A computed fold for a 1492-nucleotide RNA from an uncultured bacterium, annotated as small-subunit ribosomal RNA. Its Rfam family is "Bacterial small subunit ribosomal RNA". Gene Ontology terms of the family: structural constituent of ribosome and ribosome. The coordinates come from a structure-prediction model, not an experiment, and the mean pLDDT is 84.
RNA sequence: AGAGUUUGAUCCUGGCUCAGGAUGAACGCUGGCGGCGCGCCUAACACAUGCAAGUCGAACGAAGCCUGUGGACAGAAAUCUUCGGAUGGAAGACCAUAAGACUUAGUGGCGGACGGGUGAGUAACGCGUGGGGAACCUGCCCUGUACAGGGGGACAACAGUUAGAAAUGACUGCUAAUACCGCAUAAGCGCACAGCAUCGCAUGAUGCAGUGUGAAAAGCCGAGACGGUACAGGAGGGCCCCGCGUCUGAUUAGCUAGUUGGUGAGGUAACGGCCCACCAAGGCGACGAUCAGUAGCCGAACUGAGAGGUUGAUCGGCCACAUUGGGACUGAGACACGGCCCAGACUCCUACGGGAGGCAGCAGUGGGGGAUUUUGCACAAUGGGGGGAACCCUGAUGCAGCGACGCCGCGUGAGUGAAGAAGUAUUUCGAUACGUAAAGCUCUAUCAGCAGGGAAGAAAAUGACGGUACCUGACUAAGAAGCCCCGGCUAACUACGUGCCAGCAGCCGCGGUAAUACGUAGGGGGCAAGCGUUAUCCGGAUUUACUGGGUGUAAAGGGAGCGUAGGUGGCAUGGCAAGUCAGAAGUGAAAAUCGUCGGCUCAACCGACGACCUGCUUUUGAAACUGUCAAGCUAGAGUGCUGGAGGGGUAAGCGGAACUCCUGGUGUAGCGGUGAAAUGCGUAGAUAUCAGGAAGAACACCGGUGGCGAAGGCGGCUUACUGGACAGUAACAGACACUGAGGCUCGAAAGCGUGGGUAGCAAACAGGAUUAGAUACCCUGGUAGUCCACGCCGUAAACGAUGAAUACUAGGUGUUGGCACGCAAAGCGUGUCGGUGCCGCAGCUAACGCAGUAAGUAUUCCACCUGGGGAGUACGUCCGCAAGAAUGAAACUCAAAGGAAUUGACGGGGACCCGCACAAGCGGUGGAGCAUGUGGUUUAAUUCGAAGCAACGCGAAGAACCUUACCAGGCCUUGACAUCCCGAUGACCGGUGUAGAGAUACACUUUUUCUUCGGAACAUCGGAGACAGGUGGUGCAUGGUUGUCGUCAGCUCGUGUCGUGAGAUGUUGGGUUAAGUCCCGCAACGAGCGCAACCCCUGUUGCCAGUAGCCAGCAAGUAAAGUUGGGCACUCUGGCGAGACUGCCGGGGACAACCCGGAGGAAGGUGGGGAUGACGUCAAAUCAUCAUGCCCCUUAUGGCCUGGGCUACACACGUGCUACAAUGGCGUAACAAAGGGAGGCGAAGCCGUGAGGUGGAGCGAACCCCAAAAACAGCGUCCCAGUUCGGACUGUAGUCUGCAACUCGACUACACGAAGCCGGAAUCGCUAGUAAUCGCGGAUCAGCAUGCCGCGGUGAAUACGUUCCCGGGUCUUGUACACACCGCCCGUCACACCAUGGAAGUCGGAAACGCCCGAAGUCAGUGACCUAACCGAAAGGAAGGAGCUGCCGAAGGUGGAGCCGGUAACUGGGGUGAAGUCGUAACAAGGUAACC
Repeated sequence: AGAGUUUGAUCCUGGCUCAGGAUGAACGCUGGCGGCGCGCCUAACACAUGCAAGUCGAACGAAGCCUGUGGACAGAAAUCUUCGGAUGGAAGACCAUAAGACUUAGUGGCGGACGGGUGAGUAACGCGUGGGGAACCUGCCCUGUACAGGGGGACAACAGUUAGAAAUGACUGCUAAUACCGCAUAAGCGCACAGCAUCGCAUGAUGCAGUGUGAAAAGCCGAGACGGUACAGGAGGGCCCCGCGUCUGAUUAGCUAGUUGGUGAGGUAACGGCCCACCAAGGCGACGAUCAGUAGCCGAACUGAGAGGUUGAUCGGCCACAUUGGGACUGAGACACGGCCCAGACUCCUACGGGAGGCAGCAGUGGGGGAUUUUGCACAAUGGGGGGAACCCUGAUGCAGCGACGCCGCGUGAGUGAAGAAGUAUUUCGAUACGUAAAGCUCUAUCAGCAGGGAAGAAAAUGACGGUACCUGACUAAGAAGCCCCGGCUAACUACGUGCCAGCAGCCGCGGUAAUACGUAGGGGGCAAGCGUUAUCCGGAUUUACUGGGUGUAAAGGGAGCGUAGGUGGCAUGGCAAGUCAGAAGUGAAAAUCGUCGGCUCAACCGACGACCUGCUUUUGAAACUGUCAAGCUAGAGUGCUGGAGGGGUAAGCGGAACUCCUGGUGUAGCGGUGAAAUGCGUAGAUAUCAGGAAGAACACCGGUGGCGAAGGCGGCUUACUGGACAGUAACAGACACUGAGGCUCGAAAGCGUGGGUAGCAAACAGGAUUAGAUACCCUGGUAGUCCACGCCGUAAACGAUGAAUACUAGGUGUUGGCACGCAAAGCGUGUCGGUGCCGCAGCUAACGCAGUAAGUAUUCCACCUGGGGAGUACGUCCGCAAGAAUGAAACUCAAAGGAAUUGACGGGGACCCGCACAAGCGGUGGAGCAUGUGGUUUAAUUCGAAGCAACGCGAAGAACCUUACCAGGCCUUGACAUCCCGAUGACCGGUGUAGAGAUACACUUUUUCUUCGGAACAUCGGAGACAGGUGGUGCAUGGUUGUCGUCAGCUCGUGUCGUGAGAUGUUGGGUUAAGUCCCGCAACGAGCGCAACCCCUGUUGCCAGUAGCCAGCAAGUAAAGUUGGGCACUCUGGCGAGACUGCCGGGGACAACCCGGAGGAAGGUGGGGAUGACGUCAAAUCAUCAUGCCCCUUAUGGCCUGGGCUACACACGUGCUACAAUGGCGUAACAAAGGGAGGCGAAGCCGUGAGGUGGAGCGAACCCCAAAAACAGCGUCCCAGUUCGGACUGUAGUCUGCAACUCGACUACACGAAGCCGGAAUCGCUAGUAAUCGCGGAUCAGCAUGCCGCGGUGAAUACGUUCCCGGGUCUUGUACACACCGCCCGUCACACCAUGGAAGUCGGAAACGCCCGAAGUCAGUGACCUAACCGAAAGGAAGGAGCUGCCGAAGGUGGAGCCGGUAACUGGGGUGAAGUCGUAACAAGGUAACC
């Protein structure tokens, strides 16, 4: 940094897609280790269990524990004993008291407002940033000053009684305090009043002095401490206010009643409609209010070259929330996550009376989901709460566990090793690849495993992590590689399987029998403990364009003007300093990013420093530019005066031509209309014509890329009123200008309303035609309408498809309206201003094109565009009487849609040219009979192929068997044929016989070669397998061959030039030709394949040669005869030559090519014919000539045999033959050429009516034979008829070939004697030795020819010409075609699916409003009831409370209206879909030009 994809190709526009990076990810396959991070994005769903906020005994009483002492009990062990007892006094329990370390339910203090979680709500001063508080609060902490005197009364705990299942209470009694309450004292503290000074933008602030008044305190103690109160200051924290910034929708345009302001009172820490009463009527909004949707915000993260875009996990700051909603209490701080009260929902307990609860703390569970961890360890560290401290608490935190979720690092070994092993894959079978890869040999030990040592983290002690990190030792190549891809983009290819199936696919697209695209394998490429996929974001995408796009034709200029807001604005001077620029200061948290350095072995990670944070604020300067103020200028704009041009507008009047109608005259049978007709009009007199009249509409000629107007638009003449532009002048005035969102006005045609008018024209409608149909085109009529007045509508391809304004930028040439100057003046020339055209340079443009009237170069403003379809549709709104207009989506769907140009092809486009293409002619086909081929049908089979021209007398140059491929039946299985191996035999073959339809089987007979004697060769038989065999498939896998356009004149290349390019040029043009043949011209110059020529036959002639050919002359000779001698003159044969070249003459043409005419010549302008077929087209034909890939069959799809079939027959078509007759039939009877002949041609002679038989001469052929040529000519006959035409069909009898003529041959004789009397529509061949006509020969072949291929005989007619039909060539034009018109393509209908609009209704949601009810609770009122502290001697008071009432008030109820969504009978259109139906609208003049 780009690439793929629209086309046959090109350039452009334009969308879609890919390559990159990223993630709190998920899924699939796989998985060795470590470090550092991260881990419910969904249900702010519900939660079992445990833990997460306590602590202080140095505030207090009390209880407990323990020790001591005293008292009254108690009486053990032990000792003594006279066994009776005595001494002894322990444990134990009770009471009192004292000390002591400790424990703690309660009172009390501090903390539970931090820490931790979540992102529901919030579009907001919530957040960010910068300010302000002269309008505020602040516990603990720090500093300072001062103080702490003296009293009082309670309540828990506790005890007793008592209610309850419990939770929890109730009553009575006792008691302490750093708990509570008075009193005293007190200031520089608070409040009230009024004063001075200083300061401030203001309200006011500060300082000083004054009067009155009010309010404090707590103790404990280990005597060290720790506390208490007031005030002031600080630090840190909080609260409030303001500027700026902060998503989308205008299909949300108006919102607002405490609303905006004021006064007063209340409330708060404090300002404030924060609340209340009264007063005023304001406030917000196009610079987007209100409403709706979405969303926590930021530091930052990702991406990007940047500008931007997207995101807001982890970490950090702020905010909000804590089951949902409401509320306050306490407190320095809360309207409080692990506090309270109430209401709702839910869960749990219950004895049914009542209670309890809130994981969005850490773990964990269920659920949801594609998806996210352990009910771990420790307070060792850091930090927090309490405490004087020890210490306690701390799911904050530090660690560990799980997870490849991410980033980073390491490993899975290294060296050597060719017999290139085995194996696998491929193979042209030779080999090649995996591949030094493996094995083998030699090494090493990072990780993991084993053993030993063993930290830092901790300042003296204290270590969860942890026997961890790290170090050392021994040991084994062992324990450690997968995933994706391999058609292009995009690195990497083969085989097999599959056969539009299965499947792949990000886009283009692969797959229909040879798939590098599916699946598998081998190989290869990429990355690697990961690899792919999916999702999302940025990028590429300059595809929303600030950087950095466009609008003539691709999407896109508003139909036009006036003008508001807004934006922008001429020359010069001075001031200010808002923008702007520069300096300084504050701030822009930390972390992050970047740079440098450093710490973990490196890295990730972490640390230090620096830079950055592009911003905001304050301040000091500058004054060019913008802005602003002041006073000026005249070049922009305007006014005045003078002048001419004009279909500019409105109104009134007038005019002639034409059409139609009416009246009258003349006049008679038609008129009219069309491609042709008909409807229509007309004998009741039309059309035509003459005269008169009526009415309406439009204004010929002039008339013109001429004029005017803003656009729409404006056309006879006159008058009136009126707008604008232009030229000249330079008097006035002095930037007054440009543009213009909204707004207002104008606005063709059609249409609508009311009233007129209506000649012509003419939607609708009617009729006639056309047509398959014809609701059209054509014709005859004809109503709205067209016209006028008034009022609507407001759109057009309203176009120059080009917004307005200004300035600048080569020329040339018309035209129009002015002015000036010059001249020889009805004119010409020069200059200048305004308009309107054409050509053209630079420049621009994708190209076309534009080019002073820009689409060039610049500036200003407005409008509009962002893939095609859906769709200018739906919904909503607004306008309209309606029609409809304006605004204007989405779902869904496609990978294109499009612009310009190029090459072709095509056109019921044009021009030119050619061809038996038409025309002019001659003869046919189509009708008949027959032959032959095909279709169809039939059949056991009627084998297969060929299919418009270019299949159809074609393959087939010849089906009775064979052929033969088809069918039936009978047989064979290494095979009828080839190669190889083994065994046997010495034959095999042939001949004879039997059975059989035959194949075949059996029997008999006959019976090898060579030899070194070992054997070998050969042949046959038998056997096993490799294989044979296939006219089985695919001509759309192929070679070869062939047809066709077409013997048409074309098809290309090199270099150069032009074009961004495809391409063009050359090859086009002017002539000419049969021809791209030749000449000339030309940005082309040359060349190749074609054309022509060279080749063959034929036409004339020379030379040579002379048999089997010939016979002029000579001789012989015959009945006749080149028969013989002889000869080679002629004919002829066949070799070599000559000849024709527009060479000569005349004319035309351009002095050319060439054309016309002529001479000479056998032949004249390629003499005639043949062979020869360019690049290519038709997936043309052929796998059945042959060859061949792949597939298929293998006791059969192969092989053999017999018989049948290919010959069928209602019918249809093609090609032929014979005819229909007198230009003829019949009888008689002349003249060729080219061929063939040995398994052959076969003569003469004889026989037969004949086919033919017999015969066998001659001939491998210029010798002999086939062989007779026929038409023709002459003569005779027939006399127009189904015939003396015609010969089908049939009968009988024969001939020949052949193993065999039944199916199924040809021919002969006799007899029979059909259709047919010249052929509808249509259609074919032929331009001269041709058509027509006549016979002859050959190939194939035993036989079979009307076919085919050749040969000669006789031998015409016509061509004016290129309008038309067909085919072709060149140029040009249009195109939406490129599979190329047999193209493309539109709409309805039918079917299936999809999304969507409407819809009687119905269901749901959110928000707001009215009313009702009204919990808790604050506040207010009341308080007859209750009350310890104070006062009072008391009564009582003060003060407080319960209770009650009121305002407000959540949830709830109810009502109507609006909004959003779901669903719905039915219904509307839309999209997509295979080969449906009907037509043919569009693309060519698309067959009626298209379009709006």